[in-house]
RNA sequence: GGGCAAGUGGCGGAACUGGUAUACGCGUAGGUCUCAAAAACCUAUGGUCGCAAGACCUUGUGGGUUCGACUCCCACCUUGCCCA
Numbered sequence: 001g002g003g004c005a006a007g008u009g010g011c012g013g014a015a016c017u018g019g020u021a022u023a024c025g026c027g028u029a030g031g032u033c034u035c036a037a038a039a040a041c042c043u044a045u046g047g048u049c050g051c052a053a054g055a056c057c058u059u060g061u062g063g064g065u066u067c068g069a070c071u072c073c074c075a076c077c078u079u080g081c082c083c084a
Stems, first nucleotide, its partner, number of pairs: 001083007010026003019067001027045006046057004060076005
C1' cells in the first nucleotide's frame, strides 16, 4: 500500500426482506427471606435536563438516501486477520 471483518446502555451481547433502539445475561439499587450474612426470589435500571409531569438526545465519527436507518450508500477513525 491492497483486501476482509468488527465497533450498540456501566460490562457481555441480541435486534439483518429498513418499521417501538437497547431483548437476554452480568452488574447496580430497593425489597422478601435470615439472629445476621450468603444463596434464592421479586421490582427497578440507556444518558442529559426537570420537584414532578415531561422534554430532548443516543447504535465508533461526519454526511447522504428514505415517510422512516443499528440495518442501505459515501468518507473518515479505531481494533483484528490476510496479501504484498